[in-house]
RNA sequence: GAUAGAGGCGCGGGAUCGGAUGAGUAAUCCUUCGCACAGAGCGGCAGCGGCCGCGCGCGGGACGAAAGGCCGUUCCGCCGAAGCGGAUGUCCGCGCCGCGCGCGACGUUCGCUGGGCCGUCGGAGAAUAUCCGCCGGACUGUCGCUGUACAAGCGGAGCGCUAUC
Numbered sequence: 001g002a003u004a005g006a007g008g009c010g011c012g013g014g015a016u017c018g019g020a021u022g023a024g025u026a027a028u029c030c031u032u033c034g035c036a037c038a039g040a041g042c043g044g045c046a047g048c049g050g051c052c053g054c055g056c057g058c059g060g061g062a063c064g065a066a067a068g069g070c071c072g073u074u075c076c077g078c079c080g081a082a083g084c085g086g087a088u089g090u091c092c093g094c095g096c097c098g099c100g101c102g103c104g105a106c107g108u109u110c111g112c113u114g115g116g117c118c119g120u121c122g123g124a125g126a127a128u129a130u131c132c133g134c135c136g137g138a139c140u141g142u143c144g145c146u147g148u149a150c151a152a153g154c155g156g157a158g159c160g161c162u163a164u165c
Stems, first nucleotide, its partner, number of pairs: 001165005008079001010078006017072003028062004033057003041054003045100001047099005082113010092102002114140002117137003121133004142156005
């Protein structure tokens, strides 16, 4: 240098698949009441400006979804698997346009994290689900040191470790 492996509730992705939640919610229609008759208000993706269109709001009634996220099944790629953050490029999200916005998607690059689990706190989320982050705890794999070389203890990090050539 090349190839092949290991850590286990191991990591991630897909589906014309199934299910629960989302939710009796949004949208649409009817209606009592209230406001308004336009220079107001409503319509986007927080917001602002312009254009265009349209009445608007609480309550009641009818009807009634979807997406993200989750679980199961199955298939695929794997062991910096993958996740997170910074910078940067492209794309997407408005009735139309502009400025912006999103903690959106994908790619490149730099940095951090060995791994799963539990817990406080914080963020996203409809949510007590789930995901992400800092911190803490025990556990586990790996290497090193000490050692009673059995045991046990301490420390480091995957740019590591083991095997073969």
Molecule: Lysine riboswitch aptamer
Organism: uncultured Pyramidobacter sp.